Small-subunit ribosomal RNA, 3' major domain from an uncultured bacterium, 475 nucleotides, folded computationally. Its mean pLDDT, the model's own confidence on a scale to 100, is 86.
[in-house]
Context: one part of a larger RNA
RNA sequence: UGACGGGGGCCCGCACAAGCGGUGGAGCAUGUGGUUCAAUUCGACGCAACGCGAAGAACCUUACCUAGGCUUGACAUCCCUGGAACCCCCUGGAAACAGGGGGGUGCCCCGCAAGGGGAGCCAGGAGACAGGUGCUGCAUGGCUGUCGUCAGCUCGUGUCGUGAGAUGUUGGGUUAAGUCCCAUAACGAGCGCAACCCCUACCCUCUUUUGCCAACGGGUAAUGCCGGGAACUAUGAGGGAACUGCCUGUGAUAAACAGGAGGAAGGUGGGGAUGACGUCAAGUCCUCAUGGCCUUUAUGCUUAGGGCUACACACGUGCUACAAUGGCCAGUACAGAGGGCUGCAAACCUGAAAAGGGGAGCCAAUCCCAGAAAACUGGUCCCAGUUCGGAUUGGGGUCUGCAACUCGACCCCAUGAAGUCGGAAUCGCUAGUAAUCGCGUAUCAGCACGGCGCGGUGAAUACGUUCCCGGGCCU
Numbered sequence: 001u002g003a004c005g006g007g008g009g010c011c012c013g014c015a016c017a018a019g020c021g022g023u024g025g026a027g028c029a030u031g032u033g034g035u036u037c038a039a040u041u042c043g044a045c046g047c048a049a050c051g052c053g054a055a056g057a058a059c060c061u062u063a064c065c066u067a068g069g070c071u072u073g074a075c076a077u078c079c080c081u082g083g084a085a086c087c088c089c090c091u092g093g094a095a096a097c098a099g100g101g102g103g104g105u106g107c108c109c110c111g112c113a114a115g116g117g118g119a120g121c122c123a124g125g126a127g128a129c130a131g132g133u134g135c136u137g138c139a140u141g142g143c144u145g146u147c148g149u150c151a152g153c154u155c156g157u158g159u160c161g162u163g164a165g166a167u168g169u170u171g172g173g174u175u176a177a178g179u180c181c182c183a184u185a186a187c188g189a190g191c192g193c194a195a196c197c198c199c200u201a202c203c204c205u206c207u208u209u210u211g212c213c214a215a216c217g218g219g220u221a222a223u224g225c226c227g228g229g230a231a232c233u234a235u236g237a238g239g240g241a242a243c244u245g246c247c248u249g250u251g252a253u254a255a256a257c258a259g260g261a262g263g264a265a266g267g268u269g270g271g272g273a274u275g276a277c278g279u280c281a282a283g284u285c286c287u288c289a290u291g292g293c294c295u296u297u298a299u300g301c302u303u304a305g306g307g308c309u310a311c312a313c314a315c316g317u318g319c320u321a322c323a324a325u326g327g328c329c330a331g332u333a334c335a336g337a338g339g340g341c342u343g344c345a346a347a348c349c350u351g352a353a354a355a356g357g358g359g360a361g362c363c364a365a366u367c368c369c370a371g372a373a374a375a376c377u378g379g380u381c382c383c384a385g386u387u388c389g390g391a392u393u394g395g396g397g398u399c400u401g402c403a404a405c406u407c408g409a410c411c412c413c414a415u416g417a418a419g420u421c422g423g424a425a426u427c428g429c430u431a432g433u434a435a436u437c438g439c440g441u442a443u444c445a446g447c448a449c450g451g452c453g454c455g456g457u458g459a460a461u462a463c464g465u466u467c468c469c470g471g472g473c474c475u
Base pairs, nucleotide, nucleotide: 007475008474009473010472011471012470013469015465016464019429020428021427022426023425026320027319028318029317030316031315032314033313034311035310042053043052064306065305066304067303068302069301070300073129077128078127079125080124081123082122083121086103087102088101089100090099091098092097107118108117109116110115131295132294134293135292136291140289141288142284143283144282145280147278152191153190154189155188156187157186158167159166160165170183171182172181173180197272198271199270200269202240203239204238205237206236208234212229213228216227217226218225243266246260247259248258249257250256322422326381327380328379329378330377331376338369339368340367343362344361348357349356350355388419393414394413395412396411397410398409399408435457436456437455438454439453440452441451
């Protein structure tokens, strides 16, 4: 000087408390450990590994295993020789590949032509070399997590101290904030804070089509359907508006705080983006890049099949439930944000359904995905392992795809397991939040209970800071 203390003081945070809903018990999904295996590829391990890399393992992916093959190689540059490239077929084979047959003669330059040269591509050959998801993240770059969106971290000059260093950055107030004010051997400054950026809440102007329909006219069983209109809604561009600006009080007359007015909004209005100096030899050599080491008829390349999907078990994260604030049946409303040309696909027809046929329209404020669901109305069930719950299994199908055996999703019939609210323990959340309800999308041929978004319905509680956890300042 820091760090630490079951030292002290001050102060924050869903940290506790007050509440609401979960996890831990069940079944299933998914990741991990373990075990097994020819292989179950690898990495990630307290918070900050474990629905993580993986925004999607049937083949491919794929890095693993078994077997079959190749050795200048699947890929790059250079040299030599031959041939256009390319297309089709046969034999063997699981394929890779090996052997054989046929067709085919382009482009540029020189030249009358014969012929020669060149670019590109293909085949063969020689070696320089390629290749490596092999090792080292404790040799590294880059990127990322974390403390933490916590309020801190420093510098110049001056001053003090022999010096390490201190001061500034401390003190009194105040703030979400090293935010601001005052005091002050300090005076200033930088990186952070805040603001500038985006979305959202109100208003104005412009924009009027594919969106809208108040007034006028026409038409229909009905509908902005038509003429038309530019009010309203909305689209998306530009502005305005909020600044403790105004009032009262408290305060040191300061900063500020408390209350009020006006206002769509009030004291950072609500969200997002934004992550200081640094810490953890944190993570990543399997995104990429890269030093060193290792490998070179193999630790490289390629093909088929298998595996990554195994299963006495243990843990994490989720989904569905255990029911009546409910299940089932019928009727009937109301979204937002997205996506669509090898695409989204309507009407209509077939099927009990998954789906099939069909193909209008749409490069989309026009058409389509697209029925929102919970809610509401009526009916039924009558507390039961049930008309709860849906696992598991048998059978029959649909779709994608070369191919669903290992190992896909979905539909129908049958089957109907555990489960009657969960021990110790533990998690999330302070408002349009929790809870609950559905919808969309990326990846993607197909595959979502995960991820990322979107809207609908919509609570309870916070006395307070003694305690648990993390953090800041002074000592």